[in-house]
RNA sequence: GUCCCCGUCGUCUAGCGGUCUAGGAUCCCGGUCUUUCAAGCCGGAGGCGGGGGUUCGAAUCCCCCCGGGGACA
Numbered sequence: 001g002u003c004c005c006c007g008u009c010g011u012c013u014a015g016c017g018g019u020c021u022a023g024g025a026u027c028c029c030g031g032u033c034u035u036u037c038a039a040g041c042c043g044g045a046g047g048c049g050g051g052g053g054u055u056c057g058a059a060u061c062c063c064c065c066c067g068g069g070g071a072c073a
Base pairs, nucleotide, nucleotide: 001072002071003070004069005068006067007066010026011025012024013023018056028044029043030042031041032040049065050064051063052062053061
């Protein structure tokens, strides 16, 4: 340099253009329980890498950029 794959809560992950105000697990915070802690149960906070385009509608499709991984020079 060319080509391919990937990027979603702190972490791991689901999500086929519309039922998504993006779900689950774990972590964290609060409550409950307990003599106390843990576990359990209930609740809360927390995310679509950035920009543009297509569309009535985009996490999802297209383009550019950024970051990570791989193959061949």